[in-house]
RNA sequence: AGCCGGGUUCCGCGCGGCGGGAAACCGUGAACCACGUCAGGUCCGGAAGGAAGCAGCGUUAAGCGGAGCUUCUCGGGCGCCGCGGACCAGCCUGGUUCGC
Repeated sequence: AGCCGGGUUCCGCGCGGCGGGAAACCGUGAACCACGUCAGGUCCGGAAGGAAGCAGCGUUAAGCGGAGCUUCUCGGGCGCCGCGGACCAGCCUGGUUCGC
């Protein structure tokens, strides 16, 4: 110096993981303006009985909290000797040939 190859760079696809959000799960959660059950008491009734219904209790709504094994979604110069395509411009690097 030539030839062959790899990496770096760009694009697309795929896989894995990271972070955010949502759903699902668990807990909590309404003096009254949710539901159910309604002690006491109140009301209607001659009575039998009935009515409304506070507290309490239960189930929940909105909300709040928790767990990490699930599902969905968003993100990124996170990674992959993953696949394919650009580029062969530059840089790095391996092999080989020739010359000095």

Record summary: A computed fold for a 100-nucleotide RNA from a Nitrospirota bacterium, annotated as Bacterial small signal recognition particle RNA. Model confidence (mean pLDDT): 78 of 100. Rfam family: Bacterial small signal recognition particle RNA. Rfam classes the family as a non-coding RNA gene. Its family is annotated with signal recognition particle, plasma membrane targeting and SRP-dependent cotranslational protein targeting to membrane, signal sequence recognition in the Gene Ontology.